[in-house]
A computed fold for a 74-nucleotide RNA from an Alphaproteobacteria bacterium, annotated as transfer RNA. The organism belongs to Alphaproteobacteria, within Bacteria.
RNA sequence: GCAUCCGUAGCUCAGCCGGAUAGAGCGUCUCCCUCCGGAGGAGAAGGUCGUGGGUUCGAAUCCCGCCGGGUGCA
Numbered sequence: 001g002c003a004u005c006c007g008u009a010g011c012u013c014a015g016c017c018g019g020a021u022a023g024a025g026c027g028u029c030u031c032c033c034u035c036c037g038g039a040g041g042a043g044a045a046g047g048u049c050g051u052g053g054g055u056u057c058g059a060a061u062c063c064c065g066c067c068g069g070g071u072g073c074a
Stems, first nucleotide, its partner, number of pairs: 001073007010026004019057001028044005050066005
């Protein structure tokens, strides 16, 4: 350099053949339970969906550029 895959919550990821409030597990915080803690139960917070543009009534999802990472080829 070319090809291909990936980037979504603090971490690991789902959703990605367009549709209405963006989710799960773990973690964090609060409460219950307990002498205290753990385990268990209940609840909450936490997201410009890498970034800029385009298409569309509507984009995490489709298209293009850029940034970062993985793999293969040269």